RNA sequence: CGAUGCGACCGGAUGGUCGCGCACCGGCGGGGAGACCUGCCGGCGUGAGGAAAGUCCGAGCUCCACAGCGCAGGGUAGCGGGUAACGCCCGCCCGCCGCGAGGCGAGGACCAGCGCCACAGUGACGAUGCCAGGCCAGGCCUUCGGGCCUGGCCAUGGAGUGAAACGCGGCAAGCUCUACCCGGAGCAAGGCCAAGUAGGAGGGCGCAACCCGGUUCGCCGGGGGAGAGGCGCGCUGCCCAGCCCUCGGGUCGGCCGCAAGAGCCGGCGGGCGACCGCCGGCCGCAGAUGGAUGGCCAUCCCCGCGACGUUCGCGUCGAGGGACAGAACUCGGCUUACAGGUCGCCUCGCUGA
Numbered sequence: 001c002g003a004u005g006c007g008a009c010c011g012g013a014u015g016g017u018c019g020c021g022c023a024c025c026g027g028c029g030g031g032g033a034g035a036c037c038u039g040c041c042g043g044c045g046u047g048a049g050g051a052a053a054g055u056c057c058g059a060g061c062u063c064c065a066c067a068g069c070g071c072a073g074g075g076u077a078g079c080g081g082g083u084a085a086c087g088c089c090c091g092c093c094c095g096c097c098g099c100g101a102g103g104c105g106a107g108g109a110c111c112a113g114c115g116c117c118a119c120a121g122u123g124a125c126g127a128u129g130c131c132a133g134g135c136c137a138g139g140c141c142u143u144c145g146g147g148c149c150u151g152g153c154c155a156u157g158g159a160g161u162g163a164a165a166c167g168c169g170g171c172a173a174g175c176u177c178u179a180c181c182c183g184g185a186g187c188a189a190g191g192c193c194a195a196g197u198a199g200g201a202g203g204g205c206g207c208a209a210c211c212c213g214g215u216u217c218g219c220c221g222g223g224g225g226a227g228a229g230g231c232g233c234g235c236u237g238c239c240c241a242g243c244c245c246u247c248g249g250g251u252c253g254g255c256c257g258c259a260a261g262a263g264c265c266g267g268c269g270g271g272c273g274a275c276c277g278c279c280g281g282c283c284g285c286a287g288a289u290g291g292a293u294g295g296c297c298a299u300c301c302c303c304g305c306g307a308c309g310u311u312c313g314c315g316u317c318g319a320g321g322g323a324c325a326g327a328a329c330u331c332g333g334c335u336u337a338c339a340g341g342u343c344g345c346c347u348c349g350c351u352g353a
Base pairs, nucleotide, nucleotide: 001349002348003347005345006344007343008342009341010340012300013299014298015297016296017295018294020047021046022045024043025042026041027040028039029038030037031036049324053335054334056333057332058331059330060329061186062185063184064183073182074181075180076179077178078092079091080090081089082088093107094105095104096103097102108177109176113175114174115171116170117169125167130158131157132156133154134153135152136151137150138149139148140147141146190256191255192254193253196251200247201246202245203244204243205242210223211222212221213220214219229239230238231237261283263282264281265280266279267278268277269276270275301322302321303320305318306317307316308315309314
């Protein structure tokens, strides 16, 4: 110098101006039965990410369920460790890939059972087509020792096919078995406040005809269930079939949940490491519900491009570009996306001293 590997990090800066969300303070109003909501003016403060994303794992939190055990279902899988926990992380072993730094691993079990093993091949797992060998049967020949032919059996050797050929074959990124783990649903969880109407509980009020009993003949008690009730009042008409009060549950509606930590930095100590302990410091406190965090200008920064100049180091000017993306209950991970850039430690090749 070139080509890589691993780890860590940044991911525009400052100012002005206009605007947006939220919180607080001060002032003046509006809506609603209430719970509560909201407008205007002024002030002050604060306001996205390394992934806020995918919603894939693990937790917190909430409600429901819950004797114990098992079955079903889901998940994990070398060994050991870390962690609140994990399918995450670390270390080691083994296997594969890479010259290497390193990377990847779906790394329990096929002497429980089932299933599968392309093509070729007799046969891919209860195999026997070919050659040889052995045994048996039949036929023919015989110099009586045996030989030949055909068929069946054995599975001993060989050829051939194939990734694998009978071997306790291979495959569990097939069912399955083994060990261990898992109750379910999720912030539309859930909690609080709380109209009207209907239904529920308790209490109170009301009542004709008619029936029964009593009667001092006025009516009283019990049964009975209607024009007793509402439409402001009366008539007509209509509605309703008791009316009123209280209580409690639910609905409309409103609020809460909804924002300060399994945090970051430094030092010391322990550990190979993930990580843990102690001490000190720092910040930590965005929170919507059609969903805020933006636009413009100026000066810089970074990137490549063009023109000009050049002492070939670079300088000046010009137009352009600065990604992926965006909170929605909160954390720990994983995965995926990402213009451009920084730092550290290695590896390989070439070259110079």
Bacterial RNase P class A from a Candidatus Limnocylindrales bacterium, 353 nucleotides, folded computationally. Rfam family: Bacterial RNase P class A. Rfam classes the family as a ribozyme. The gene name in the source record is rnpB.